Context: one part of a larger RNA
């Protein structure tokens, strides 16, 4: 791990609500007892009391009133009926519903009990335990050899003596190496072992506070104890065992058969409260009410976004005043000037705790309308929920970081939603699955191929595989496309070849030299198609090459701004890359248009089925209305959850005067029929003895999980 079988809302009093039964202004009998009976049940007594018929007060009373209270006020709790029908001059009379209640019963939820089921550590109390272990206590036992050689006595020598020194003797010691024995520091190795602490090797004590048999002794809030809270039978910061006991568990887990209707909530208050309660809120189901729900019109009041600067406040510039204005510079000094501080215009501005102003929305209220939906209030019955994610908007806090936190949202989604799309992807976009159909049509979203549909049409970029992927910084770019705007231009432009670019003069000063080009100052005039007392290069100076300008030939466009599409550099990341992949260049890629198609569980189409609600009919009836048939409409995803209907087992009663050896129950057999469904009928073999239809009733009434329990493999 599998499989079988068991395995969880019970009962009992009470109490509330509902339903259904008697009796009804009255119901109801307890406890006891008396008949009956085989038993279990039944029947009749029995009215003590309980619950309505009247209520107010703390009472005491008193009474349709009463309490307050000086009140005959006031005010608080309270009473009052109603409808139908017949009759009367007449709410007059009567009757009828009923004004009702009380009892049993069923479900439903509550309380009190173990109270849905399994689960602790544990608390107490009575006992058993020192055959393990720890401490005594009494008697026993044991320690190979070696080695050290105290003290004591002795002998010799020295001393007057204490005594001292040497040898011998001697045999001490929690002495010394080491086996038995005991012990366990350090590794190995074992870790489903040999072993719930063993093995191996190195190690430690080994005449002692040594070890060790054998009796006996202490013991559970006790004992023991060279203290580690150690040990006290593999159990110890409180031993084992029975019992108190089904301790408690605001905690975890699991709670066993189907359809059908509706369906939340993760919020606020308040809690020794914050993973849990109460009580609102949102679900269901009754009831009662009857459009109140919602939508539009219309009429309020707001200080939000905004937006402004009139207040309060900030901060930034310009002019001007004012100050017994620190302080710096200058000056002999007066003062000047830099600044400081404050005010006043002026511009041009900023605000959650500013407002001269001021929307949308929302909210309140009044008219009006569609609308009958599983609106909408109120009272009653039973709930869950009170951990919420995320998306969009509007905010705090945070770095206007975060799959990041906190609020608000009469947005939306998950969650409690399946489908299509986004490669994949609870919160995104498309749209809400009642069921059957090789049926339409269409959404997002896509049509080159994996893969249903355009290798579609039109006109342009785009050369980077940019790009088919949300998104990318400042900045740089003679990449290439548009639009304007403007300057030259056949009286020849830009561009290119060809020639020319002098001349007084080497301009004047400086200088060794300065000659168009080291500097300073001037920068005139002539000849010219044209040419500066020169824009560079370049010489030691000169010289030498170019420029400016200027003329011949060629020849028809060339320059410059401004905007703007679409590239490219910048651009660098952690295990192999990649648009889901293949791949794609007048595109399968950007831009605009276009018309086809594909595309979901949606629409539509066709058939069934469920709920409600509306009309028909039939049928029963307490006349209130029920149930079957039809027809129309609309409905009909779903977690916690409410409500309703049913299936199946075991047993009692009564039914069919029911079925069976011409085979009961079981049991095997994907295959025949029925029912949405739980599940039933039927066959065939197997089995070998009992079982079922109905309609009531009663439960040890259903299995997949609870590291369930128990057997099997």
């Nucleotide at each position: 791990g599998c499989c079988a079988a068991c395995g969880a809302g019970u009962u009992a009093a009470u109490g509330c609500a509902u339903g259904c039964u008697g009796c009804g202004a009255g119901g109801c009998u307890a406890a006891g007892g008396a008949c009956u009976u085989g038993a279990a049940a039944g029947u009749c007594c029995g009215g003590a009391g309980c619950c309505g018929c009247a209520g107010g007060g703390a009472a005491a009373c008193c009474g349709a009133g009463u309490g307050u209270g000086a009140a005959u006020a006031g005010c608080g709790c309270g009473c009052a009926a109603a409808a139908u029908c017949u009759u009367u001059u007449a709410u007059u009379a009567g009757a009828u519903u009923g004004a009702a209640g009380u009892a049993g019963u069923a479900c439903g939820c509550a309380u009190u009990a173990g109270a849905c089921c399994c689960g602790a550590a544990g608390c107490c109390g009575g006992g058993u335990g020192a055959g393990c272990u720890u401490g005594c206590c009494a008697u026993g036992u044991g320690c190979a050899g070696g080695u050290u050689g105290a003290a004591g006595u002795u002998u010799a020598u020295c001393g007057a003596a204490a005594g001292a020194u040497a040898g011998a003797u001697g045999a001490a010691g929690g002495a010394c190496c080491g086996a038995a024995c005991g012990c366990u520091a350090g590794a190995g190795a074992c870790g489903u072992g040999c072993a719930a602490u063993a093995c191996u090797c190195u190690g430690c004590g080994a005449u002692g506070a040594c070890a060790u048999g054998u009796g006996g002794u202490a013991c559970g809030g006790a004992g023991u104890g060279a203290u580690a809270a150690g040990c006290u039978c593999a159990u110890c910061g409180a031993a084992c065992u029975c019992g108190g006991u089904a301790a408690u568990a605001g905690c975890u887990g699991g709670u066993u058969c189907u359809c059908u209707c509706c369906g939340a909530a993760a919020u606020a208050u308040g809690u020794u409260u914050a993973g849990g309660c109460a009580u609102a809120g949102c679900g269901u189901c009754g009831u009662a009410u009857g459009u109140u729900c919602c939508c539009a019109c219309g009429a309020g009041g707001g200080g939000u976004a905004g937006a402004g600067c009139a207040c309060u406040g900030g901060a930034a510039g310009a002019u001007c005043u004012c100050g017994a204005c620190a302080g710096g510079u200058c000056g002999a000094a007066a003062g000047a000037u830099c600044g400081c501080g404050a005010g006043a215009c002026c511009u041009a501005u900023c605000a959650a705790a500013c407002u001269c102003c001021g929307a949308a929305u929302a909210c309140u209220c009044g008219u009006g309308g569609u609308u009958a939906a599983a609106a909408g209030u109120a009272c009653g019955g039973c709930a869950g929920u009170a951990a919420g994610u995320c998306c969009g908007u509007g905010g705090g806090g945070g770095c206007u970081a975060a799959g990041c936190u906190c609020c608000a949202u009469u947005g939306g989604a998950c969650a409690a939603a399946a489908g299509g799309g986004a490669a994949a992807c609870a919160g995104c976009c498309c749209g809400a699955a009642u069921c059957u159909c090789a049926a339409u049509u269409u959404a997002a979203g896509g049509u080159c191929c994996c893969a249903a549909a355009a290798u579609u049409c039109a006109u342009g970029c785009u050369a980077a595989g940019u790009a088919c992927a949300a998104g990318g910084g400042a900045g740089g770019u003679g990449g290439u496309g548009g639009a304007u705007c403007u300057u030259c231009u056949c009286u020849g432009a830009c561009g290119g070849u060809g020639a020319g670019g002098a001349u007084g003069u080497u301009g004047g000063c400086u200088u060794a030299g300065a000659a168009g080009c080291a500097g300073c100052c001037a920068u005139c005039a002539u000849u010219u198609a044209a040419a500066g007392a020169a824009a560079g290069c370049g010489u030691a100076a000169c010289a030498g090459c170019u420029c400016a300008c200027u003329c011949a030939c060629u020849u028809a466009g060339a320059g410059g701004g401004u905007c703007u599409g679409c590239g490219c550099c910048g651009c660098a990341g952690a295990u192999g890359a990649u648009c889901g992949g293949g791949g794609u260049u007048a595109a399968a890629g950007c831009a605009u248009g276009a018309u086809a198609c594909c595309g979901a569980a949606a629409c539509u189409g066709a058939g069934g089925a469920u709920u409600g609600c509306a009309g028909a009919u039939u049928u029963c009836u307490u006349c209130g209305g029920a149930a079957a048939u039809u027809u129309g409409c609309a409905c009909u995803g779903g977690u916690a959850g409410g409500a309703g209907a049913g299936u199946a087992u075991u047993c009692u009663a009564c039914u069919c005067u029911g079925c069976g050896a011409u085979g009961a129950a079981g049991g095997c057999a994907a295959a025949g029929g029925g029912g949405u469904g739980a599940c039933c009928c039927a066959u065939g073999c197997u089995g070998g003895a009992g079982c079922g239809u109905g309609u009531a009733g009663a439960a040890g009434c259903a299995a997949g999980a609870a590291u369930g329990u128990u057997g099997g493999c």
Model confidence (mean pLDDT): 81 of 100. Large-subunit ribosomal RNA, domain II from a Minisyncoccota bacterium, 713 nucleotides, folded computationally. The full RNA is in RNAcentral, with records from ENA. It matches the Rfam family "Bacterial large subunit ribosomal RNA".